A computed fold for a 338-nucleotide part of an RNA from Acidaminobacter sp., annotated as large-subunit ribosomal RNA, domain IV. The RNAcentral record of the full RNA draws on ENA. Rfam family: Bacterial large subunit ribosomal RNA. Lineage of the source: Bacteria > Bacillati > Peptostreptococcales > Acidaminobacteraceae > Acidaminobacter.
[in-house]
Context: one part of a larger RNA
């Protein structure tokens, strides 16, 4: 120099992505405690005080026969010692506001603990019992020794207010009148062969045998319906009001339908450090608003939301070597000699 640890003058986050690390808080008794709120919490909120030791009183418990004695307690006066009396060790820092996610729980053994996953809850399919699923050539077994208040599968995620149009594409279910349609059934003309016929060309029954129209044929497909907490989608232009400006209003063209409520520079906003207000002497974050939403939006759920979080951002009080600005000290290295 390195590691680990202690102390530190003034200042007190001026460090730094970022109070990372370090410090401060701590026990138990007694006061006392706000928003908010699902009335359970929030709460150890928060912020305050007390606490050794010695005497006397006096109050109840337990043991007892007992107002004796012994005991773990309390209460009230008095006294004393120190800088300090939970005298060391062990032993919450708070507190304001946001976002996510309702909580408890689960998760990348060995870079990631979380906003991911689970999850109560909702809801939408399917499945009547030899269920439906699933493994398995099958036997068979799981479901399940259950029986639609079960049970498989999808999405969604506690509560609470609430989930808007759109079935035109896609798929799902229901139809069956009409189109198309396999194997199969049918078997019309017709091929080859040849008794025969015929001078020849050629024709050519039976049987065999090639190949085969027409007609009859189920699901499915085409079609008609329904269905979106199934997959999915939710316009563009142009003019208008008596300062300006905007446009409640018309007009047109297209669509299946033109995004409702709530949200809204957001974990989503490119222009963007939008623009106003707060905070700060100074704020790209942060919180309130505005709405011009490049590209929010209703169970791939909107919006809220007490409780809860080794969760993410801001802010504040304590507190501190993080720092200003470094120093000294202790131990085990290291480094010198052997």
């Nucleotide at each position: 120099c390195c590691a680990u640890u202690g102390u530190u003058a003034a200042g007190g986050a001026a460090c730094u992505c970022g109070g990372c690390a370090a410090a401060a808080u701590a026990a138990c008794c007694c006061c006392g405690u706000a928003a908010c709120u699902u009335c359970g919490g929030g709460a150890g909120a928060a912020g305050g005080g007390g606490u050794g030791c010695c005497c006397c009183a006096c109050c109840a418990g337990g043991u007892u026969c007992a107002g004796a004695g012994c005991u773990a307690g309390g209460u009230g006066g008095g006294g004393u010692c120190g800088c300090a009396g939970a005298a060391a060790a062990c032993a919450g820092g708070c507190c304001c506001a946001a976002g996510c996610g309702a909580c408890u729980g689960u998760u990348u053994a060995a870079c990631a603990a979380a906003a991911a996953c689970a999850c109560a809850g909702g809801u939408c399919u399917c499945u009547g019992c030899u269920a439906a699923a699933u493994c398995g050539a099958a036997a068979g077994a799981u479901g399940a020794c259950g029986u639609a208040u079960a049970g498989g599968g999808g999405c969604u995620g506690a509560c609470g207010c609430c989930u808007g149009c759109c079935c035109g594409g896609u798929g799902c279910u229901g139809g069956a009148a009409g189109g198309u349609u396999a194997a199969g059934g049918g078997g019309a003309a017709g091929u080859g062969u040849u008794a025969g016929g015929g001078a020849a060309a050629c024709c050519g029954a039976a049987g065999c045998u090639c190949a085969g129209a027409a007609c009859c044929g189920a699901a499915g497909c085409c079609c008609c319906a329904g269905u979106a907490a199934a997959c999915g989608g939710c316009g563009g232009c142009c003019g208008u009001a008596a300062c300006u400006a905007u446009a409640a209003c018309g007009g047109u063209c297209c669509u299946a339908a033109g995004g409702u409520a709530g949200c809204g520079a957001a974990a989503u906003u490119c222009c963007u450090u939008g623009u106003c207000g707060g905070g700060u002497a100074a704020g790209u974050u942060c919180c309130g608003a505005c709405c011009c939403g490049c590209a929010c939006g209703a169970a791939a759920g909107g919006c809220g939301u007490a409780a809860c979080g080794a969760u993410u951002u801001g802010g504040g009080c304590a507190c501190u070597g993080u720092c200003u600005c470094a120093a000294c000290a202790a131990u085990g290295g290291g480094c010198u000699c052997g």